[in-house]
Predicted 3D model of a 72-nucleotide RNA (transfer RNA) from Candidatus Harrisonbacteria bacterium RIFCSPHIGHO2_02_FULL_42_16. Its Rfam family is "tRNA". It is annotated as a transfer RNA. Lineage of the source: Bacteria > Bacteria candidate phyla > Candidatus Harrisoniibacteriota. Its mean pLDDT, the model's own confidence on a scale to 100, is 80.
RNA sequence: GGUCUCGUCGUCUAACGGCUAGGACAUCACCCUUUCACGGUGGGAAUACGGGUUCGAUUCCCGUCGGGACUA
Numbered sequence: 001g002g003u004c005u006c007g008u009c010g011u012c013u014a015a016c017g018g019c020u021a022g023g024a025c026a027u028c029a030c031c032c033u034u035u036c037a038c039g040g041u042g043g044g045a046a047u048a049c050g051g052g053u054u055c056g057a058u059u060c061c062c063g064u065c066g067g068g069a070c071u072a
Base pairs, nucleotide, nucleotide: 001071002070003069004068005067006066007065010025011024012023013022018055027043028042029041030040031039048064049063050062051061052060
């Protein structure tokens, strides 16, 4: 350089083209407890970036960036 593949809350991971983007852990607040731990209730937090297709895109297409595999 070429081909393929991956990129979603802090982390891991879901999501037939129909979204108010779900879950677990973590975090924060409150409850429980003499206190801590455990447990309970609730809150905040994400689609790598730019275009395109579509009534509608996390999903499909193109490009860029980054990671990985193979190949020369």
It was read from a public genome assembly.